[in-house]
A computed fold for a 609-nucleotide part of an RNA from Austropuccinia psidii MF-1, annotated as large-subunit ribosomal RNA, domain V. Its Rfam family is "Eukaryotic large subunit ribosomal RNA". Clan: LSU clan. A reference for the family is Yusupov et al. (2001), "Crystal structure of the ribosome at 5.5 A resolution", Science. Rfam 15.1 lists 107,465 matches to the family in 2,616 species.
Context: one part of a larger RNA
């Protein structure tokens, strides 16, 4: 003294990671208080109204035609004192008097039951208030109004000619011989519901609905050339990468699949196709018909890939084996499961004359656990001493889904933040690498009026560099203080000036190219946090770097980058914005070194006293 000690301070607060949190938000799963809606129970008492049942009783039923207002049906020729009315006849789809009985429509009464409405009661209940004090009812007493009076009725509660008094329950009266004795007025009576308000509604319980970030729990996958975004490389199939047997990674590279199909599935006949070519009336490039050559150039539901010609294709003709029963095998593989496939067995039936073939699709993809619910099958077990019904449980076999696909029922937020970790993983520096930037070569097609190389140089090519940014994640996450500026030191040359020389498309002047060269300079404002750019002045010039992108225990703290705020734009919202604004705590040397000085002391030597 502040250059190392990647000093010290604090198991990094950034970042990621964890089946660690803890705050906040809501359209995120599940509760929840509360709220609020019906019902029902506290719940009782009394009128009316208005519905519905039930019973009695009473009136009524107009399509045209038909004396006409035919509700509908049975038997009916008669009914009746006569008048009359029906019968018959006619009209009509249906016929009439008198009995019977049934339907719809109106209406009156009744007693009940039930229900809704409205009112009224208190005794449940519930609020309120109070030192539980004067409540209801009646009666007295005075004024008013009407009335011939009786009687009603009305409002008032008690202070108004003058002037004095007002406080202590005294007093009066009865009964008694007195009274420190009792009784009644004084201060009306007997009721005693503490007094208001409300009321069978509230309140309150019980079992439901609704709504409920007010509360409270709890979730918010995974790969991943950081993490987020985007994306499926998360369950499959084809090629290919892949190195000629199989296997064989990357968010490598081309692509496909969560279906379709009763035939597009089986069996057996029969035919050959794409395409070219030569003909045939309209007819041409293309329309139908022949012939002829055709190793598949065609078709085969779909990717792609094999495979296939008297078939696997096209085309006709029976069909249902896409059936039923279990078991072994191959692939994925832990040689566990699924899924998809192979070869028998044993039933059944399909085809074909028949060997044969045929257990879905010519072969490789096309998919799925416990638990639960439901279907189907024996019409089977089993429900506890027998029987028998119901109900319940099981064997077996499908179906309902998990695509995160060997299968949790799940949203954000977070800059107020936490813990545990990690340099297995980002943001400085630094290292490989040099794509990108920069710089320098080689060749020379051209430009230089003419003329490649005085100056320059295209197309290509070879290098170097780490002062650009990228790629990467080797080293630091129990921290190497993170932008720029101030300060100051030393380096390097790819030299701007100065210095000394070659070349020139150097007459001179200015210039341009190149050599030795880093001694010594390379500044002053404007405007911005800026590095950088941009402009303005001087100048010999007003080159370019680097040193942990030199330097914060030297400074600064303008940016960025906690916490407060504003804006704008996004977000239902907490909140975010490589979007602007605004205020924001800048620790510590005494050790060791490195430097600058001061001191002391040691030893030699040389000279002086």
């Nucleotide at each position: 003294c502040g250059g190392g000690g990647a000093a010290a301070g604090a198991a990094g607060a950034c970042c990621c990671u964890g089946u660690u949190g803890a705050g906040c938000u809501u359209g995120a799963c599940u509760c929840u208080a509360g709220u609020u809606u019906g019902a029902u129970a506290u719940u009782g008492c009394a009128a009316a109204a208005a519905g519905a049942c039930a019973u009695a009783g009473a009136g009524g039923u107009u399509g045209u035609a038909g004396a006409a207002u035919a509700a509908g049906u049975g038997g009916g020729a008669g009914c009746a004192u006569a008048a009359g009315c029906g019968g018959c006849a006619g009209u009509g789809a249906a016929a009439u008097a008198a009995c019977a009985c049934u339907a719809c429509c109106u209406u009156u009464a009744u007693u009940g039951u039930c229900u809704u409405u409205u009112u009224a009661c208190u005794u449940a209940u519930u609020c309120a208030a109070u030192g539980a004090a004067g409540c209801a009812a009646a009666g007295c007493u005075g004024g008013g109004a009407u009335u011939a009076a009786c009687a009603u009725c009305c409002a008032a509660a008690u202070u108004u000619u003058u002037a004095g008094a007002a406080u202590u329950a005294a007093g009066g009266u009865c009964u008694u011989u007195u009274a420190u004795a009792g009784g009644c007025c004084a201060a009306u009576u007997g009721g005693a519901g503490u007094u208001g308000a409300a009321g069978a509604c509230a309140c309150u319980g019980u079992a439901a609905g609704g709504u409920g970030g007010g509360u409270a729990g709890u979730u918010u996958g995974g790969c991943u050339a950081g993490g987020g975004c985007g994306g499926c490389a998360c369950a499959u199939c084809u090629g290919u990468u892949a190195a000629a047997u199989a296997a064989u990674a990357a968010u490598g590279c081309a692509g496909g699949u969560g279906u379709c199909c009763u035939a597009a599935g089986g069996g057996g006949g029969a035919c050959u196709u794409a395409u070219u070519g030569a003909g045939a009336a309209c007819a041409g490039a293309a329309a139908u018909c022949u012939c002829a050559a055709g190793u598949a150039g065609a078709a085969c539901a779909a990717a792609a890939g094999g495979g296939u010609a008297a078939a696997a294709g096209c085309u006709g003709c029976c069909u249902u084996g896409a059936u039923u029963u279990u078991g072994a095998u191959u692939u994925u593989c832990a040689g566990u499961g699924u899924g998809a496939a192979u070869a028998c067995a044993a039933a059944u039936g399909a085809u074909a004359a028949a060997a044969u073939u045929g257990u879905g699709g010519c072969c490789u993809a096309u998919c799925a656990a416990u638990c639960c619910u439901c279907u189907a099958a024996u019409c089977c077990u089993u429900u506890a001493g027998a029987a028998u019904u119901u109900a319940a449980a099981g064997c077996u076999a499908g179906a309902g889904g998990u695509g995160c696909c060997a299968g949790a029922a799940a949203a954000g937020u977070a800059a107020c933040c936490a813990c545990a970790g990690g340099g297995a993983u980002a943001a400085c520096u630094g290292g490989c690498u040099u794509g990108u930037g920069g710089a320098a070569g080689u060749c020379a097609a051209g430009c230089a009026u003419u003329c490649a190389u005085a100056g320059c140089a295209a197309c290509a090519u070879u290098u170097c560099u780490u002062u650009u940014u990228g790629a990467u994640c080797c080293u630091u996450u129990g921290a190497u203080g993170u932008c720029g500026g101030c300060u100051c030191u030393u380096c390097c040359u790819a030299u701007c000036a100065u210095a000394c020389u070659g070349a020139a498309g150097c007459a001179g002047a200015a210039u341009u190219c190149a050599g030795u060269a880093a001694g010594u300079g390379u500044u002053g404002g404007a405007u911005u946090g800026u590095u950088c750019a941009c402009c303005c002045a001087c100048u010999a010039a007003u080159a370019g770097g680097g040193a942990a992108c030199a330097u914060g225990a030297u400074c600064u703290g303008g940016g960025u980058u906690u916490a407060g705020a504003c804006u704008g734009u996004c977000a239902u919202g907490a909140g975010a914005c490589a979007g602007g604004u605004u205020a924001g705590u800048u620790u510590u040397a005494c050790c060791c070194u490195a430097c600058u000085g001061a001191u002391g002391g040691a030893a030699a030597g040389u000279c002086a006293u």